This is a predicted structure of a 349-nucleotide part of an RNA (small-subunit ribosomal RNA, central domain) from an uncultured Eubacteriales bacterium.
Context: one part of a larger RNA
C1' cells in the first nucleotide's frame, strides 16, 4: 500500500453550530474534445524473455525468422460517460406567507413551601442519634410550640418509558430579546448540494484565578463508635467547595458505548406536535414530522438490530491491526497551576 473491519471481541472524532481545502454531486439540450474510445504512422537499440525451424551426438550455449516490449510522440476520427463551457427546467437545496406546540438559549423581576439563623411569648428536663450506644446540644432554660424578623439555595403536585435542544444540557411564575424543528398552502430563486483534513467555536462534574456570597449539604480535617486493626462503612461536628459576575480549564461509561447525508426494502400496537374530511361535542378516520414497544426479510459468532437498521446502495470523514509495557517516557503545542493534546521504544508473554 491492499484486504478486512469499527453496538459488545482492537476500532466512531464529547457535539457538529461557522465551515476553509479537498473528495464526491439532479434533470433534458448544445457545443468543445483534457480524460475515455478507435484507425494510421514514427519510436520503443542490441543482448535478454517467448515461439518455431536450424548447429554442435544430446543439454547447456548457439544462429536465423517471427512475437512481445503492455510506453511515448505526432496525427485522422468518435462524442456515451467523466471534464468544461453556454442557454434552460424543478423533482435536491433554500426564501417569502399563515399556523399551532414546546423546561431550546439569554437578562431583569416576583412567588410559596422548607431548612438554619435572630429576636419575644408559652413551658420544662430533656433533645438528638444508632443494630445498640457514645461524641453532641440543653437549667446561661435545648427539643416542642406560637408570632415576627434575616439569608442563601432549590423549585413539591402537574410530571409522564411525555417535551426541547447539535452534544454538553434544559423544570416554580411573568416580561423583554433570541435559535431551531414542525405542518398548511404551492407564490419565488434555480443545483445554490452531501461530506469536510486542518481551522474557528460549544462542551456535564471536579478544578484553577479575581472579587462576591454562603442557608443546606459537604471532600478534607476533629471527635464517638463498630473492629484483631478500621487512616472505612454508622454515628455528632465540619472547611474548601457547591451559588454569583468574569476569566481559565477542555476532559467523562462526554453511552444509543452504534459519525454524517441520500434513496430503498412486510407488517402490528402506543405516544406527542400540526393538517384534512367525516360527525357532532363522546369521537372516527386520512395525511404528514417527531418518539417508543413488537416483529416479517435480510443481517450477525452470538447477545440481537429490524424503516429511529447493526437490512440493501451510494458520498465523504474519523479511528483499528495481540496482551503487558502504555495513554507511559521523550521531544513539541497549549495551560497560571493541576494537567490536556500528540505519542514511541527496549523488555516481556
Nucleotide at each position: 500500500c491492499u484486504g478486512g473491519g469499527u453496538g459488545u471481541a482492537a476500532a466512531g472524532g464529547g457535539g457538529a453550530g461557522c465551515g476553509u481545502a479537498g473528495a464526491c454531486g439532479g434533470c433534458g439540450a448544445u457545443g468543445u474534445a483534457a480524460g475515455u474510445c478507435u484507425g494510421a504512422a514514427g519510436u520503443g537499440a542490441a543482448a535478454g524473455c517467448c515461439c518455431a525451424c536450424g548447429g554442435c551426438u544430446c543439454a547447456a550455449c548457439u544462429g536465423u525468422g517471427g512475437g512481445a516490449c503492455u510506453g511515448c510522440u505526432u496525427u485522422g476520427g468518435a462524442a456515451a460517460c467523466u471534464a468544461u463551457a453556454u442557454a434552460g427546467c424543478u423533482a435536491g437545496a433554500g426564501u417569502a406567507u399563515c399556523g399551532g406546540a414546546g423546561g431550546g438559549g439569554c437578562a431583569a423581576g416576583c412567588g410559596g413551601a422548607a431548612u438554619u439563623c435572630c429576636u419575644a411569648g408559652u413551658g420544662u428536663a430533656g433533645c438528638g442519634g444508632u443494630g445498640a450506644a457514645a461524641u453532641g446540644c440543653g437549667u446561661a432554660g435545648a427539643u416542642a410550640u406560637u408570632a415576627g424578623g434575616a439569608g442563601g439555595a432549590a423549585c413539591a403536585c402537574c410530571g409522564g418509558a411525555g417535551g426541547c435542544g447539535a452534544a454538553g444540557g434544559c423544570g416554580g411564575c411573568u416580561u423583554g430579546c433570541u435559535g431551531g424543528a414542525c405542518g398548511a398552502a404551492g407564490a419565488c430563486u434555480g443545483a445554490c448540494g452531501u461530506u469536510g483534513a486542518g481551522g474557528c467555536u460549544c462542551g456535564a462534574a471536579g478544578g484553577c484565578g479575581u472579587g462576591g456570597g454562603g442557608a443546606g449539604c459537604a471532600a478534607a480535617c476533629a471527635g464517638g463508635a463498630u473492629u484483631a486493626g478500621a487512616u472505612a462503612c454508622c454515628c455528632u461536628g465540619g472547611u474548601a467547595g457547591u451559588c454569583c459576575a468574569c476569566g481559565c480549564a477542555g476532559u467523562a461509561a462526554a453511552c444509543g458505548a452504534u459519525g454524517a447525508a441520500u434513496a430503498c426494502u412486510a407488517g402490528a400496537u402506543g405516544u406527542c406536535g400540526g393538517a384534512g374530511a367525516g360527525g357532532u361535542u363522546a369521537c372516527u378516520u386520512u395525511u404528514c414530522g417527531g418518539u417508543g414497544u413488537c416483529g416479517u426479510c435480510g443481517c450477525a459468532a452470538a447477545c440481537g438490530c429490524a424503516a429511529u437498521a447493526a437490512g440493501u446502495a451510494u458520498u465523504c470523514c474519523a479511528c483499528c491491526u495481540g496482551g503487558g509495557g502504555a495513554g507511559u517516557a521523550c521531544g513539541u503545542u497549549c495551560g497560571c497551576a493541576a494537567g490536556a493534546a500528540u505519542g514511541a521504544a527496549a523488555c516481556u508473554c
The full RNA is in RNAcentral, with records from ENA, Greengenes and SILVA.